Bacterial RNase P class A from a Gammaproteobacteria bacterium, 376 nucleotides, folded computationally. The sequence is in RNAcentral, with records from ENA. Its mean pLDDT, the model's own confidence on a scale to 100, is 77. Its Rfam family is "Bacterial RNase P class A". From the family's description: Ribonuclease P (RNase P) is a ubiquitous endoribonuclease, found in archaea, bacteria and eukarya as well as chloroplasts and mitochondria. The family's RNA type in Rfam is ribozyme.
RNA sequence: GGAGUUGGCCAGGCAAUCGCCUUAGUUUUACGUUUACGUUUUAACUACGGAGGAAAGUCCGGGCUCCGCAGGACAGAGUGCCAGGUAACUCCUGGGGGGCGCGAGCCUACGGAAAGUGCAGCAGAAAAUAAACCGCCUGUGUUUACAUAGGUAAGGGUGAAAUGGUGCGGUAAGAGCGCACCGCGUUGGUGGUAACAUUCAACGGCAUGGUAAACCCCACUCGGAGCAAGACCAAAUAGGGAAGCGCGUCAGCCUUGCGUUGACAACAUGUGGUCCGCAUGUGACUUUCGGGUAGGUUGCUUGAGGUGUAUGGUGACGUACAUCCUAGAUGAAUGAUUGCCCACGACAGGACCCGGCUUAUCGGCCAACUCCACCU
Numbered sequence: 001g002g003a004g005u006u007g008g009c010c011a012g013g014c015a016a017u018c019g020c021c022u023u024a025g026u027u028u029u030a031c032g033u034u035u036a037c038g039u040u041u042u043a044a045c046u047a048c049g050g051a052g053g054a055a056a057g058u059c060c061g062g063g064c065u066c067c068g069c070a071g072g073a074c075a076g077a078g079u080g081c082c083a084g085g086u087a088a089c090u091c092c093u094g095g096g097g098g099g100c101g102c103g104a105g106c107c108u109a110c111g112g113a114a115a116g117u118g119c120a121g122c123a124g125a126a127a128a129u130a131a132a133c134c135g136c137c138u139g140u141g142u143u144u145a146c147a148u149a150g151g152u153a154a155g156g157g158u159g160a161a162a163u164g165g166u167g168c169g170g171u172a173a174g175a176g177c178g179c180a181c182c183g184c185g186u187u188g189g190u191g192g193u194a195a196c197a198u199u200c201a202a203c204g205g206c207a208u209g210g211u212a213a214a215c216c217c218c219a220c221u222c223g224g225a226g227c228a229a230g231a232c233c234a235a236a237u238a239g240g241g242a243a244g245c246g247c248g249u250c251a252g253c254c255u256u257g258c259g260u261u262g263a264c265a266a267c268a269u270g271u272g273g274u275c276c277g278c279a280u281g282u283g284a285c286u287u288u289c290g291g292g293u294a295g296g297u298u299g300c301u302u303g304a305g306g307u308g309u310a311u312g313g314u315g316a317c318g319u320a321c322a323u324c325c326u327a328g329a330u331g332a333a334u335g336a337u338u339g340c341c342c343a344c345g346a347c348a349g350g351a352c353c354c355g356g357c358u359u360a361u362c363g364g365c366c367a368a369c370u371c372c373a374c375c376u
Stems, first nucleotide, its partner, number of pairs: 001372010012341007020050002023047005030039003052347001056358002059356005064226004071276004076222005081095005096110001097108004111217002116215002118211002133156002135152007164182006183206001184204005189198003230298004240289005248264006254257001266282005305324008
């Protein structure tokens, strides 16, 4: 000097004028009521404040609200190496295995193939309890060629992959057939919380392809609905019509009746499906037809919150102290103009809230690390 890797920050700035919204204060209009207050009323002025790193996707997890118990089993769904963090998670951190890169680093849908089933084009004899195309050996025949019977999988061929590798021995020719070493498997030792590692030891000729992001098996986890949840106020209407229906059994009481009480049974309902259980009820229930209203308040922003310092930890993060209040709109608020600066501005706008993930994206700044070239 160049090329990269990882992490963090910003998201046009400043000034002026006019304009919009919440809250607070002062005054004012309207209404109510008792003479001062209240209100969901109107307007003016002043002051603080007023969209994002993704507000997006609605993918995951929760907080919160409601369903009277939300019980058990099955089905279904989700996750899938180990250890931690967290309110929790399929998220994050740190390790392990595998893969990519010269490297800094990056990716990982990473339980199980000796429980079973399925799948794999072409080529090849044959692609999983698979096999003989060429070849090698032995026997027979018309003994050169060739044919045929048996043995063989060491050599060659095909293929991404052909049932361990090298060497020696052995054999008719071969073959873990035997042996040595390597590889593989099992068990033990050592290190580690563990996943796992091991230039350690013993035994074993040796279980010997792939694929589970195929079905499946194993382990763990799982009530549901959602702020359009829910609560309150006001107003209006039709407290309307139809169907479901319990046909029963037993016992008691008396007023002896289509009476009443209780139990059993049946039926209905109960916020994912089926079954069982449980509870409530025989209707103010369920289904359906029709009519009215759809207005206002609340939930609604102080929260698993932000920032700073110290401290524990490799880290995610935790603890202690201090300090701050940073949108709450509701057909939906932050816009317009001018001037200057510059890096010339992309993707893009809350609607109950929060923690993540994913996707989109112009440009600038900071820090650490890796590789290459040159000079000293």